[in-house]
Context: one part of a larger RNA
RNA sequence: AGACGGGAGCUCGCACAAGCGGUGGAGCGUGUGGUUUAAUUCGAAGAUAAGCGAAGAACCUUACCAGGGCUUGAAACCCUAAUGAAAUUUUCGGGAAACCGAAAAUGUCUUUCAAGGACAUUAGGGCAGGUGGUGCACGGUUGUCGUCAGCUCGUGGCGUGAGCUGUUCCCUUAAGUGGGGAAACGAGCGCAACCCUUACCCUGUGUUACAAGUGUCACAGGGGACUGCGGCUGUAUAAGUCGAGGAAGGAGAGGAUGACGUCAAAUCAGCGUGUCCCUUUGACGCCCUGGGCGACACACGCGCUACAAUGGUCGGUACAAUGGGUUGCCAAGCCGUAAGGCGGAGCCAAUCCCACAAAACCGGCCCCAGUUCGGAUUGAGGUCUGCAACUCGACCUCAUGAAGUCGGAAUCGCUAGUAAUCGCGGAUCAGCCAUGCCGCGGUGAAUACGUUCUCGAGCUUUGUACU
Numbered sequence: 001a002g003a004c005g006g007g008a009g010c011u012c013g014c015a016c017a018a019g020c021g022g023u024g025g026a027g028c029g030u031g032u033g034g035u036u037u038a039a040u041u042c043g044a045a046g047a048u049a050a051g052c053g054a055a056g057a058a059c060c061u062u063a064c065c066a067g068g069g070c071u072u073g074a075a076a077c078c079c080u081a082a083u084g085a086a087a088u089u090u091u092c093g094g095g096a097a098a099c100c101g102a103a104a105a106u107g108u109c110u111u112u113c114a115a116g117g118a119c120a121u122u123a124g125g126g127c128a129g130g131u132g133g134u135g136c137a138c139g140g141u142u143g144u145c146g147u148c149a150g151c152u153c154g155u156g157g158c159g160u161g162a163g164c165u166g167u168u169c170c171c172u173u174a175a176g177u178g179g180g181g182a183a184a185c186g187a188g189c190g191c192a193a194c195c196c197u198u199a200c201c202c203u204g205u206g207u208u209a210c211a212a213g214u215g216u217c218a219c220a221g222g223g224g225a226c227u228g229c230g231g232c233u234g235u236a237u238a239a240g241u242c243g244a245g246g247a248a249g250g251a252g253a254g255g256a257u258g259a260c261g262u263c264a265a266a267u268c269a270g271c272g273u274g275u276c277c278c279u280u281u282g283a284c285g286c287c288c289u290g291g292g293c294g295a296c297a298c299a300c301g302c303g304c305u306a307c308a309a310u311g312g313u314c315g316g317u318a319c320a321a322u323g324g325g326u327u328g329c330c331a332a333g334c335c336g337u338a339a340g341g342c343g344g345a346g347c348c349a350a351u352c353c354c355a356c357a358a359a360a361c362c363g364g365c366c367c368c369a370g371u372u373c374g375g376a377u378u379g380a381g382g383u384c385u386g387c388a389a390c391u392c393g394a395c396c397u398c399a400u401g402a403a404g405u406c407g408g409a410a411u412c413g414c415u416a417g418u419a420a421u422c423g424c425g426g427a428u429c430a431g432c433c434a435u436g437c438c439g440c441g442g443u444g445a446a447u448a449c450g451u452u453c454u455c456g457a458g459c460u461u462u463g464u465a466c467u
Base pairs, nucleotide, nucleotide: 001467002466003464004463005462007461008460009459010458011457012456013455015451016450019414020413021412022411023410026305027304028303029302030301031300032299033298034296035295042053043052064291065290066289067288068287069286070285073127077126078125079124080123081122082121083120084119087106088105089104090103091102092101093100094099109116110115129278130277132276133275134274138272139271140267141266142265143263145261150189151188152187153186154185155184156165157164158163169180170179171178195255196254197253198252200223201222202221203220204219205218206217226249229243230242231241232240233239294433307407311366312365313364314363315362316361317360323354324353325352328347329346333342334341335340373404378399379398380397381396382395383394384393420443421442422441423440424439425438426437
C1' cells in the first nucleotide's frame, strides 16, 4: 500500500422490514446429476451451470454407436502422364443405401494434318481433411461485481524509502454531482449530457387511413421543463422543502450506453489461431443404412395445469396493440361433430389475408361433493406435414377418468401502469413435442413505521502472526 475482521462511524440497494403473488407437496413439460446402454455426442458447475450453447434432434441436423463402403479423398490450388473437345442422357447386375462392376446412345472448339487452349476422368505427386488435445499458449467475444462511483495521470509539494498528497475534511447529490475550505494546481477514463422510444402542443404533407371535416390517424420537422417563478430552510453558496402555473416538476418514464480491474471465470464445438496428435490401408478423414442424442430405481433446477363458487359450463353482446405474408398469407361459399378438406376472390400489402382477442359484461344451469372441480393415463377411430410419424410428430372426436382439498424445514419475485391476472404476435420452422424465448396490448392493486438485524456495496477510520 492492499486484503481481511463474528472492529467502529457514516451512507446506499426489493437487502431487511411493511405488503401482494409464488416456489418447496400433486400431475405433466423441460434441463441437469446419477444409473443404464453398443451409443445414450460434446460443452456449461455456487452466486456468475441446470426451458443454458439449441430462435425447432423422426431422416438430415449429428459431432455418438453398430454394420456396409471410399482412400489425392465430400469440397480447394498446383505439377506430370494417359484418354476423351466440352457436355448430355439411358440401361443392366449385386446392394438396405452408399458404393462396386458392366454396357450403350447423342454430341463435337481452333485447325489441312500435327499440335494446342479450356474442361472432365483415371494413375502418380505436392497436398487435403480432423466438432482430435490444450480456453493453464492465444485473438475475438461474453458473464460477474455493477450503471456500483469509482480508477488514474502530468507538474508541484511532503517523505531516506515503499509511498503520500491531489481523491482527505464540512455541506450537498442518483453520482469523485456540485459548493466551501485546504500544498496543491490542472487533466484523462468513468458520472451527467449529446442518441432512440414515449407523454402535451404547433407547422407541413396527405396515399392505401377518416362517412364528411375546422381534422382522428400516419409520416416529417419544430416547440416545451430550466429549480425558470413565489414562500421557507441553509452562513452568503451548492442545495433542500412547500406552492403556483403546466400535458408533464425537480433525472417526467423507458431504452441504448458497462471506467481501471476481479474470478489463470466461460468459449480451441461459432469463427480465427500457436503447438501436440491422427492420416498409402481396419483413419481420430469422408459417404451411407439403421439406431442413439427421447433409456429410468432415483435426486435437483426452471416452468405449465390444478386443487375450485372472486369458480366451472352453456348461450348472447363488446373493446386492443405489436407483428407476419409470393416455393407465402389465404377471404366468401360448400362438405365434415371436429382436426381438416374442396374452393378460388384479394394481396409483394396503412389497401387483401393471418384475425372471432381473452379476461370483461348480460342471462341460464351447477350447490360445496374428489363434484358439471381437476385433467394425467389408457383404449378406439380419424386429420395434417413429410420419401418416411414403430422406436420418436402435432392436432381432432368418442370413451376412460389418476394424483391433487393450498403444500414441512426452507426459499423467490415485485415500489406503479409495477405486481397480479387475461389473451395476441414473432423468430427458428416441411411438421413439431413452445407450457420455452423475445415482444405487444387489456384489466389493474397493496405496502414502505423505519435501518436494530440478514445479504451485497461505497467512503473514512482501527487491529493484524496474511500478501